Source information: The RNA shown here (SAM riboswitch aptamer (S box leader)) has 90 nucleotides and comes from Actinopolyspora mortivallis DSM 44261. Its mean pLDDT, the model's own confidence on a scale to 100, is 83. Its Rfam family is "SAM riboswitch aptamer (S box leader)". About the family: The SAM riboswitch is found upstream of a number of genes which code for proteins involved in methionine or cysteine biosynthesis in Gram-positive bacteria. Gene Ontology term of the family: regulation of gene expression.

RNA sequence: AGUCCAUCCCGAGCGGCCGAGAGAUCUGGCUCGACGACGCCGCAGCAACCACCCACAACGGGCAGGUGCUACAGCCAGGAACGAUGGAGU
Numbered sequence: 001a002g003u004c005c006a007u008c009c010c011g012a013g014c015g016g017c018c019g020a021g022a023g024a025u026c027u028g029g030c031u032c033g034a035c036g037a038c039g040c041c042g043c044a045g046c047a048a049c050c051a052c053c054c055a056c057a058a059c060g061g062g063c064a065g066g067u068g069c070u071a072c073a074g075c076c077a078g079g080a081a082c083g084a085u086g087g088a089g090u
Base pairs, nucleotide, nucleotide: 001090003088004087005086006085007084008083013043014042015041016040017039021032022031023030025079026078027077028076029075044070045069046068049066050065052062053061054060074082
């Protein structure tokens, strides 16, 4: 890089830096943002995809080691097409 599978209405915020837009794209809404959003870093937290342990007919229970995540349903509706995360495998 492309392929396949699963999930995307549960859950979980403080501090520091930065400085103007941000919530993926188009349209229409809604919302966040100089009382500092978005982003980056640190710490803290959430949970069960993988790993590990238990149980096992199956479902399952535990666990934070590897990822991931911590405004709003991937913010909502519509369109076409996508995207994100995890796992597998080429």

Lineage of the source: Bacteria > Actinomycetota > Actinomycetes > Actinopolyspora > Actinopolyspora mortivallis. It was read from a public genome assembly, where an Rfam model found it.